[in-house]
The RNA shown here (Bacterial RNase P class A) has 343 nucleotides and comes from a marine eukaryotic metagenome.
Its Rfam family is "Bacterial RNase P class A". Rfam classes the family as a ribozyme.
RNAcentral holds the sequence, with entries from MGnify.
Its mean pLDDT, the model's own confidence on a scale to 100, is 75.
RNA sequence: GACCAGGGAGCCGCAGGGGCUUUCACCCCUGAGGAAGGUCCGGACUCCACAGGGCAGGCCGCUCGGGGAAACCCGAGAGGGGGCGACCCCUGGAAAGUGCCACAGAAAACAGACCGCCAGCGGCCCCUCCACUAUCUCACCGGCAUCCGUGGAGGGGUGCGGGCAAGGGUGAAACGGUGGGGUAAGAGCCCACCGCCGGGGCCGCGAGGUUCCCGGGCACGGCAAACCCCGGCCGGAGCAAGGCCAAAUAGGGGGGCGGUUGAGGGUGGCCCGCCCGAUGCCCCCGGGUAGGCCGCCAAGAUGGAUGGCUCCCUUAAACACAGAAUCCGGCCUAUGGGCCUCU
Numbered sequence: 001g002a003c004c005a006g007g008g009a010g011c012c013g014c015a016g017g018g019g020c021u022u023u024c025a026c027c028c029c030u031g032a033g034g035a036a037g038g039u040c041c042g043g044a045c046u047c048c049a050c051a052g053g054g055c056a057g058g059c060c061g062c063u064c065g066g067g068g069a070a071a072c073c074c075g076a077g078a079g080g081g082g083g084c085g086a087c088c089c090c091u092g093g094a095a096a097g098u099g100c101c102a103c104a105g106a107a108a109a110c111a112g113a114c115c116g117c118c119a120g121c122g123g124c125c126c127c128u129c130c131a132c133u134a135u136c137u138c139a140c141c142g143g144c145a146u147c148c149g150u151g152g153a154g155g156g157g158u159g160c161g162g163g164c165a166a167g168g169g170u171g172a173a174a175c176g177g178u179g180g181g182g183u184a185a186g187a188g189c190c191c192a193c194c195g196c197c198g199g200g201g202c203c204g205c206g207a208g209g210u211u212c213c214c215g216g217g218c219a220c221g222g223c224a225a226a227c228c229c230c231g232g233c234c235g236g237a238g239c240a241a242g243g244c245c246a247a248a249u250a251g252g253g254g255g256g257c258g259g260u261u262g263a264g265g266g267u268g269g270c271c272c273g274c275c276c277g278a279u280g281c282c283c284c285c286g287g288g289u290a291g292g293c294c295g296c297c298a299a300g301a302u303g304g305a306u307g308g309c310u311c312c313c314u315u316a317a318a319c320a321c322a323g324a325a326u327c328c329g330g331c332c333u334a335u336g337g338g339c340c341u342c343u
Base pairs, nucleotide, nucleotide: 001340003338004337006313007312008311009310010309011308012307014031015030016029017028018027019026033321037332038331040330041329042328043327044326045238046237047236048235057234058233059232060231061230062077063076064075065074066073067072078091079090080089081088082087092229093228097227098226099223100222101221114168115167116164117163118162121161122160123158124157125156126155127154128153129152130151131150132149176194177193178192179191180190181189195218196216197215198214199213200212201210202209203208242294243293244292245291252285253284254283255282256281257280264276265275266274267273
């Protein structure tokens, strides 16, 4: 990377269809999957909308070629990352803007200072020396002393103000690396090399590459499965789509009958009789609802069925994940055991 997800027979049970004109019984036939799953993406189909355009929203996204209705897939490549390796993973834009970056850490993005390093500058402290400085002080004479203070010079220190970002430490990530110069200490501050960025040339259909040339001390952390920006495509809703048949009751429209000499109803087998009886009774039409059917299937519904036992066979074993709901194509996820191919 690809495949298999047992096969046969009998019995019992379930569902659908047929024999079948109605029911029961009986007989015959059919009855889950590689994912039927998640409902993530694309379509078929159905209804609505539609001059044209836009907003919002959704999907797709390295390059070239191919397949496909599209999603998507395949092949060959490019760049980046991982692995000793076979190989695997990622893919428009982070230099338009906004936002976020847990914990730890000083600091998480126009940087920052915990430990640490420095003392060139300002301040302070300490030590040494010099000057003021002996003319003072003391009642006087003589003598001793140079503390304190101020200023200056030199040295040392600094839990202050500062300078620094090399080193340590934190983190998934810390604002290029190594060496030298430089400095108080340092730093692309300067230099060499490496790296990086931009442009040109060359190569490639292209994504891009570059052992070439030029320029730049270097600006530019990560995340777009955050908003967003760019490009391409998409009208909306979905089988509770939608279509057909179609009550009762109550509305709507039309027609007829009826006003106490009473339409109609009840009682009743019928008539009389009796009782009830008025913007009421009857008929027709139309829309909707309940309900039914189709959509919907050689599995197929009502949400509900598709199972179990025994024997045999292939065998090492038939033991996992799991159960269709309009249909189809993908993606993803779950999954026992085995076999094959490549490495």